[in-house]
Context: one part of a larger RNA
RNA sequence: CUGGGCGUAAAGCGCGUGUAGGCGGUUGCGUAAGUCGGACGUGAAAGCUCCUGGCUCAACUGGGAGAGGCCGUUCGAAACUAGGUAACUAGAGGGUGGUAGAGGCAAGUGGAAUUCCCGGUGUAGUGGUGAAAUGCGUAGAUAUCGGGAGGAACACCAGUGGCGAAGGCGGCUUGCUGGGCCAACCCUGACGCUGAGAUGCGAAAGCUAGGGGAGAGAACGGGAUUAGAAACCCCGGUAUUCCUAGCCGUAAACGAUGUCAACUAGGUGUAGGUGGUUAUUGACCCCAUCUGUACUGUAGCAAACGCGUUAAGUUGACCGCCUGGGGAAUACGGCCGCAAGGCUAAAACUC
Numbered sequence: 001c002u003g004g005g006c007g008u009a010a011a012g013c014g015c016g017u018g019u020a021g022g023c024g025g026u027u028g029c030g031u032a033a034g035u036c037g038g039a040c041g042u043g044a045a046a047g048c049u050c051c052u053g054g055c056u057c058a059a060c061u062g063g064g065a066g067a068g069g070c071c072g073u074u075c076g077a078a079a080c081u082a083g084g085u086a087a088c089u090a091g092a093g094g095g096u097g098g099u100a101g102a103g104g105c106a107a108g109u110g111g112a113a114u115u116c117c118c119g120g121u122g123u124a125g126u127g128g129u130g131a132a133a134u135g136c137g138u139a140g141a142u143a144u145c146g147g148g149a150g151g152a153a154c155a156c157c158a159g160u161g162g163c164g165a166a167g168g169c170g171g172c173u174u175g176c177u178g179g180g181c182c183a184a185c186c187c188u189g190a191c192g193c194u195g196a197g198a199u200g201c202g203a204a205a206g207c208u209a210g211g212g213g214a215g216a217g218a219a220c221g222g223g224a225u226u227a228g229a230a231a232c233c234c235c236g237g238u239a240u241u242c243c244u245a246g247c248c249g250u251a252a253a254c255g256a257u258g259u260c261a262a263c264u265a266g267g268u269g270u271a272g273g274u275g276g277u278u279a280u281u282g283a284c285c286c287c288a289u290c291u292g293u294a295c296u297g298u299a300g301c302a303a304a305c306g307c308g309u310u311a312a313g314u315u316g317a318c319c320g321c322c323u324g325g326g327g328a329a330u331a332c333g334g335c336c337g338c339a340a341g342g343c344u345a346a347a348a349c350u351c
Base pairs, nucleotide, nucleotide: 004322005321006320007305008304012319014201015200016199017198021194022193023192025088026087027086028085029084031082033081034080035077036076037075038074039073040072041071042069048066049065050064051063052062053061054060091191092188093187094186095185096183097182098181099180103177104176105175106174107173108172109171110154115149116148117147118146119145120144121143125136126135162169163168206247207246208245209244210243211242215241216240220236221235222234223233258318259317260316261315262314263313266296267295268294269293270292271291272290273289274288275287276286300307301306324351325350326349333344334343335342336341
């Protein structure tokens, strides 16, 4: 060198884009770097293997032969890899025509509800709980009717439905904009896959500045409960939650399952398309097919649970990661950050 693993035992980067590198479809021609063969050179001695001799044997040791190489030179081979050249269309991309969608950004707008304010009616309670009390209310509350203000979220539709790389996305309208899927052909002609570094995006909480502030609500105050109650329950309530600009860069960022490709029984539902069949037109039904999303299950796999054409099956390419528990989501150093902290990452010691 080879040889083990990563759903739950340690182990898939939170997710993209992409540099270097690694790997790379079909056919012909030629090259000969890798590769293979021949010859020559070299491969000291000791050592190793075989033969043989010397110490009584052996170890040890003398003599002879051989093996031993990412080696050099030279002559060849041309299947494979490589580089060159010419071509191809099955990978990839583009065009044409359709199509579904909470994909993204911006502006506008709607109704229900809560709260507050004003006015009317009306009078003694209301609210809350297991039961209460704090609280609110004769300065007129709660209830009810009318009017107004403001913020936030969008009931029903709604669905193991849809879209997005992930985080995530849900009232309606308009504008701008990304990606996907399907159909038949046309075009380019390997333009591809992965991806160390790098770079972008990245829930919630948190931070800076400026706005906004209805409801909810860390902290905090009060009332209860309790042996106590720094909690659970109740009455209040600041930050926060919302918007704009900029940071932060982490999550059970989960399918705890990296990306791409090929191959390997079926059945059932559902979403988007296409073609057929059927009927008087048409919508269904039914059949076929492509793409997604679920359930069930064969072979196989698996420690078991389970996975099973959306693989955890059978293979290939490339990247990341693991190596007993604790110490350690750590220290030190470095880089990043306004800070909070983040990323990278030990050892002593101990079981």
Model confidence (mean pLDDT): 88 of 100. Small-subunit ribosomal RNA, central domain from an uncultured Chloroflexota bacterium, 351 nucleotides, folded computationally.